[in-house]
RNA sequence: GUGGAGGUCCGGGUGGUCGCCUUCUCCGAACAAUUCGGAGAGGGAGGAAAGUCCGAGCUCCAGAGGGCAGGGUGCCCCGUAACACGGGGGGUCUGGAGCCGAGAGGCUCCAGGCACGGAUAGGGCCACAGAAACCAGACCGCCGAUGGCCCCGACUCCGGUCGGGGAUCAGGCAAGGGUGAAACGGUGGGGUAAGAGCCCACCAGGUCCAGGGGUAACCCUGGACGCUGGCAACCCCCACCCGGAGCAAGGCCAAACAGGGGGUGGCUGGCCCGGCCGUACUCCCCCGGGUAGGCCGCUCAGAGUCCUGCCGAAAGGCAGGACCAAGAGAGAUGACCACCGUCCUGGGUGGGGUAACCUGCCCAGGAAACAGAACUCGGCUUAUAGGGCCUUCACACCC
Repeated sequence: GUGGAGGUCCGGGUGGUCGCCUUCUCCGAACAAUUCGGAGAGGGAGGAAAGUCCGAGCUCCAGAGGGCAGGGUGCCCCGUAACACGGGGGGUCUGGAGCCGAGAGGCUCCAGGCACGGAUAGGGCCACAGAAACCAGACCGCCGAUGGCCCCGACUCCGGUCGGGGAUCAGGCAAGGGUGAAACGGUGGGGUAAGAGCCCACCAGGUCCAGGGGUAACCCUGGACGCUGGCAACCCCCACCCGGAGCAAGGCCAAACAGGGGGUGGCUGGCCCGGCCGUACUCCCCCGGGUAGGCCGCUCAGAGUCCUGCCGAAAGGCAGGACCAAGAGAGAUGACCACCGUCCUGGGUGGGGUAACCUGCCCAGGAAACAGAACUCGGCUUAUAGGGCCUUCACACCC
């Protein structure tokens, strides 16, 4: 220098004409509420507004108490209103680079992932392939010392004995090869007929003991032990947490109508205990009728935004100052024009550099990502043309 990955920020601007919604002031018209017209001064979509996956604010429930069932979370510390979120740390896995070791393996740095408690409480599963998948197993293979078979030699008391060789039966092996996601620890040596933690040294994991560091998760050192499948985003066990329903919550006003029957029960997920209300025009159930109009909730007044200072490694916290930034209601913010900016394509013309490569100007044409609030916040997840910055990896060029 170019490209990839991760993170983060921006994601069109200015002016004009017409149009839409809304706040305030003034004037006029009309008069159940809700209105209409004019003038002036202001405001009017997002980083995700999406998903509706978490957590809350707020509203309501005859109380929100206890228990069972059910559900959620799952390494440690800190932050926060809270959280399954954020910051940092630990562990483990993957990839890359460097170093140590004979080897198994170990150490350091960088980038990224993690649904990261427990497999000796119990149950269940590990298809197919394979001999065999929790304590197993022989397909190919290795041995065949001991007993058997064959050949040769020597000795012989003619019954046999000794030695050598061959192929293997009985028998031995699970080290080598094969199958598989995984073969029941691994490296090196000894030993053996051939082998095997059979034995030894070392390595990885595990259990126990001692010491040290750290708030902790956990890490380091030394020793003993031959102890050595996996799956819990299967049931389960352990620890902690959880009233319910939700703005179609819930209130107010206007208008209209037609009531009838039944129950002792009813009370915002299920069941039990407890508690409260009730024997009803009011609660609950069934049949039937009327209305579906208007206003509030509904506007950023807040766990608020911005700036400065301090504390903290950071997330964040504290203090001071300034600011108030859409409220629609079948649901407003749009259309056109001009210029500028960004990107792409083509042409022309310069500049920088040793090079790889980078870059300026002019002309013409074209393009514009994902996408629209609906009670409000803190998050997560998903989508995103193009550009800027930071970190890191690979490659190219030059010295």
About this RNA
Bacterial RNase P class A from a candidate division WOR-3 bacterium, 399 nucleotides, folded computationally. The coordinates come from a structure-prediction model, not an experiment, and the mean pLDDT is 79. Its Rfam family is "Bacterial RNase P class A". The family's RNA type in Rfam is ribozyme.